[in-house]
């Protein structure tokens, strides 16, 4: 010298501040970027598988003013590894 995961700092999209109701319930409409599920051709494998595979589909959980969360990116710190 490199350096996942973590721990920090900046950035960061969509969609009703909807009805109704004493309510953390209920209804309808809508989003996709937290988790979750789902998947072709093709290539790999003796086979089972595997990779393709995701920001693509679903919307089950999540969300539809702000705040908070929040894939991803970009800096900085230790450490694990090599």
């Nucleotide at each position: 010298a490199c350096g996942a995961g973590c721990c920090u700092c900046u950035g960061g999209a969509g969609a009703g501040a909807c009805u109704c109701u004493u309510a953390u319930g209920a209804g309808c409409a809508c989003c996709g970027a937290a988790g979750g599920a789902g998947a072709a051709a093709g290539c790999c494998u003796a086979a089972a598988g595997g990779c393709g595979a995701a920001a693509c589909u679903c919307u089950c959980a999540g969300g539809u003013a702000a705040a908070a969360g929040g894939a991803c990116a970009g800096g900085g710190g230790a450490u694990a590894g090599a």
RNAcentral holds the sequence, with entries from Rfam. A computed fold for an 82-nucleotide RNA from Clostridium polyendosporum, annotated as Glycine riboswitch aptamer. The source organism's lineage runs through Bacteria, Bacillota, Clostridia, Eubacteriales and Clostridium. Its mean pLDDT, the model's own confidence on a scale to 100, is 84.